[in-house]
Context: one part of a larger RNA
Molecule: small-subunit ribosomal RNA, central domain
Organism: Picea sitchensis
RNA sequence: UUGGGCGUAAAGCGUCUGUAGGUGGCUUUUCAAGUCCAUCGUCAAAUCCCAGGGCUCAACCUUGGACAAGCGGUGGAAACUACCAAGCCGGAGUACGAUAGGGGCAAAGGGAAUUUCUAGUGGAGUGGUGAAAUGCGUUGAGAUCAUAAAGAACACCAAUGAUGAAAUCACUCUGUGGGGUCGACACUGACACUGAGAGACGAAAUCUAGGGGAGAAAAUGGGAUUAGAUACCCUAGUAGUCCUAGUUGUAAACGAUGGAUACUAAGUGUCGUGUGUAUCGACCCGCGUAGUGUUGUAGCUAAUGCAUUAAUUAUCCCUCCUGGGGAGUACGUUCUAAAGAUUGAAACUC
Numbered sequence: 001u002u003g004g005g006c007g008u009a010a011a012g013c014g015u016c017u018g019u020a021g022g023u024g025g026c027u028u029u030u031c032a033a034g035u036c037c038a039u040c041g042u043c044a045a046a047u048c049c050c051a052g053g054g055c056u057c058a059a060c061c062u063u064g065g066a067c068a069a070g071c072g073g074u075g076g077a078a079a080c081u082a083c084c085a086a087g088c089c090g091g092a093g094u095a096c097g098a099u100a101g102g103g104g105c106a107a108a109g110g111g112a113a114u115u116u117c118u119a120g121u122g123g124a125g126u127g128g129u130g131a132a133a134u135g136c137g138u139u140g141a142g143a144u145c146a147u148a149a150a151g152a153a154c155a156c157c158a159a160u161g162a163u164g165a166a167a168u169c170a171c172u173c174u175g176u177g178g179g180g181u182c183g184a185c186a187c188u189g190a191c192a193c194u195g196a197g198a199g200a201c202g203a204a205a206u207c208u209a210g211g212g213g214a215g216a217a218a219a220u221g222g223g224a225u226u227a228g229a230u231a232c233c234c235u236a237g238u239a240g241u242c243c244u245a246g247u248u249g250u251a252a253a254c255g256a257u258g259g260a261u262a263c264u265a266a267g268u269g270u271c272g273u274g275u276g277u278a279u280c281g282a283c284c285c286g287c288g289u290a291g292u293g294u295u296g297u298a299g300c301u302a303a304u305g306c307a308u309u310a311a312u313u314a315u316c317c318c319u320c321c322u323g324g325g326g327a328g329u330a331c332g333u334u335c336u337a338a339a340g341a342u343u344g345a346a347a348c349u350c
Stems, first nucleotide, its partner, number of pairs: 003322003007304002012318001014201004021194003025088004033081002035077008049065006091191001092188003096183004104176003108172002110154001114150003118146001120144002125136002207246005215241001220236004258317005266295005272289005299306002323350003332343001334341002
C1' cells in the first nucleotide's frame, strides 16, 4: 500500500464558509467516449502448462499445441454513466403571512450585597480554627446607624428548558442588523451534497500598550500542623481577573460519536408552531411538523451499551489509525514580538 477500521481498545480536524476535485433528482431525444458483443492483428525466442518423442528410467534434451489478460484496427448494441437538446417538479432557493429565543453588536438605566471614606452612639475586645497563633483594637476596633464613593457580578423566575457553527450566551429597556421554525402555495427550475489546499471564528491562561482595581486570588511574607511541610488550615497579599485596541490559536475544545440524504416497532415528557369531527371562548383530546429528553423492539456490538437525535440498513464526500516506550521528543519547514504553536522522525529497547 491493499485490506480492515475510528463512542470506551490506535484513530472524527475545536467549529464553520468555501476553491479545485469527487458524487449527484424525474421524463424524452442525440451521440457512441466509458460499457458490452463479434472478428482481425500483435504480444520474439527460451521459460511455465498440455499431448507426444529421444537419452536403459529420471533430471535433462526436443516436436507440436494452447489458455488468460493487455494494446491496436474494423463492424455492431444502446440499458447504465458521460455528452447534445428539450422539459418537469418532489431536492435546493426566493418572495408572502405568522412566530419563539440568555443568538450578536452598540448605548442608557437599576437594586441587593461587599469593601472603603466621613460623621454619630458606644466602650473592650474582635477575628480565626480541630485547637491556636500571626492579624485588627483605648491614636477607640468589632457592633449599630446616616450620608458618600468605587468596582465586579446579576438572587428569585430557572427547567431533563431556549438560542447559537462551535467557543459560548441570563438584571431591565432602547436601537440595529443575522439565523431558525411553521403555514399557505406564487416564482426560479437541479441552482444540490461533501470538501484537499485556503479563509473566518475560536474557553481559560499568556503577552503588548493604555485605563481600572471592590471582592476573591497564582507568586510571596507571616502564623500553625508536622520528623520535615517549599502543601492541605489561618492571616495578609501582587500579577492577573474587568474595559479598550491588538497578540496567541491551544483544552477531557467531549456526545471522547465528521457532514449530507433516504428507509426502518412502539410508549412517555418537554419547547416552538399548524390544524381538526373539540369549544361560546381558553384548556383537554386527536392528527401533523421542527427541536430537545427518557424507556425500549428489530438490528448492531468484544462487551458495555446504541437504538428514527443510531453505534441499524444503504449511498456519496472528507479527516485520521496500523504494537508499547523512545516522543508529540530531535532536526528542518511555516507562523509568532516572546512564550510557544504547526508539521513531525530515527537509533535504541521490550